[in-house]
Parts: sequence; structure tokens; C1' cells
RNA sequence: GACCCUAUCGUCUAAUGGUCAGGAUAGUAGGCUUUCAACCUGCAGAUCUCGGUUCAACUCCGGGUAGGGUUACCA
Repeated sequence: GACCCUAUCGUCUAAUGGUCAGGAUAGUAGGCUUUCAACCUGCAGAUCUCGGUUCAACUCCGGGUAGGGUUACCA
């Protein structure tokens, strides 16, 4: 240099182009408990970026960024 894969709440992980993007864990408020832990009920929290296609995009297409993999060249 060429090609391929990946990028979603703090972390891990779902979502056939069609609900307000869901779950677990962590956080936080309350309940329970003599207290703590555990348990129960709430709350908040994310689609890497810029464009395109579409009535509608996490999803499809193109560029970029970051990470990973395969491979070629060099004197």
C1' cells in the first nucleotide's frame, strides 16, 4: 500500500428497513431489615462521524475516524 471485520447507555449485550432503541450489570431514590448484604419497586443513562437512498435507516450505499485481522513491497 491492498483487502476483510468491528464500532449501540459507565461496562457487557439485543433489535426482519416500520412502537418512545430493549435486557443484564453498575449508578441513584424509595421499600424491606435493629444495621449491612441480599431481595422488591421506581428514576436516569447510548446508535463513532459526515453525506446519500427511502414515506421511514442502528440496519442499506459512499467518504472519514478508531480498533483488529490477512497479505504484498522495501535492500

Overview: Transfer RNA from a Promethearchaeota archaeon, 75 nucleotides, folded computationally. The prediction has a mean pLDDT of 80. Its Rfam family is "tRNA". Gene Ontology term of the family: triplet codon-amino acid adaptor activity. The family's RNA type in Rfam is transfer RNA.